This is a predicted structure of a 139-nucleotide RNA (c-di-AMP riboswitch aptamer (ydaO/yuaA leader)) from Nonomuraea rhodomycinica. Its Rfam family is "c-di-AMP riboswitch aptamer (ydaO/yuaA leader)". Rfam describes the family as follows. This family represents a conserved RNA structure found upstream of the ydaO and yuaA genes in Bacillus subtilis and related genes in other bacteria. The ydaO/yuaA element is thought to act as a genetic 'off' switch for the ydaO and yuaA genes in its native state. It is believed that the element may be triggered during osmotic shock leading to activation of ydaO, a predicted amino acid transporter gene, and members of the yuaA-yubG operon which code for KtrA and KtrB K+ transporters. Its mean pLDDT, the model's own confidence on a scale to 100, is 79. It was read from a public genome assembly, where an Rfam model found it. Lineage of the source: Bacteria > Actinomycetota > Streptosporangiales > Streptosporangiaceae > Nonomuraea.

[in-house]
């Protein structure tokens, strides 16, 4: 000087998962706002539905090909696709990435009022370009 880990303080990014306050044996409790989520009438919608169970959070549904196994289910790979992300916000353009997972247990359409939970995890060393809103801050 470069590359590449590890601490720490920052600064971003998916995600509802951030911030105050108390008490305390300082491990961790509880309570508050804020956002998120599920459940719950009339009316409306179903006139159905119900083993081929259903449903729910979440972008993560669908579809094709090949191999493996093979009565059948099943299970890996490829490649496509509804959708979704990528430095205030919204539009184009460009380029990239994601396209899972888990719960609930036979059971739930929407739904005021009312009642129940959640505030977890993971990641990044850069941030592409034009147009446009709208805010503040200073003169």
């Nucleotide at each position: 000087g470069g590359c590449u880990g590890a601490c720490c303080g920052g600064c971003g990014c998916c995600g509802a998962a951030u911030c105050c306050c108390g008490c305390g044996c300082c491990a961790g409790c509880g309570g508050g706002a804020a956002c998120c989520g599920g459940g719950g009438a009339c009316c409306c919608a179903a006139a159905c539905a119900u083993c081929u169970g259903g449903g729910g959070u979440g972008a993560a549904u669908c579809c094709g090909g090949c191999c493996c196994a093979a009565c059948u289910c099943g299970g890996g790979c490829c490649g496509g696709u509804a959708g979704g992300g990528c430095a205030u916000c919204u539009c184009c353009a460009c380029g990239u990435c994601c396209g899972a997972a888990c719960c609930c247990g036979u059971c739930a359409g929407c739904u005021a009022a009312c009642c129940c939970g959640g505030u977890a995890g993971g990641c990044g060393a850069g941030a592409u370009g034009g147009a446009g809103a709208g805010g503040a801050c200073a003169c």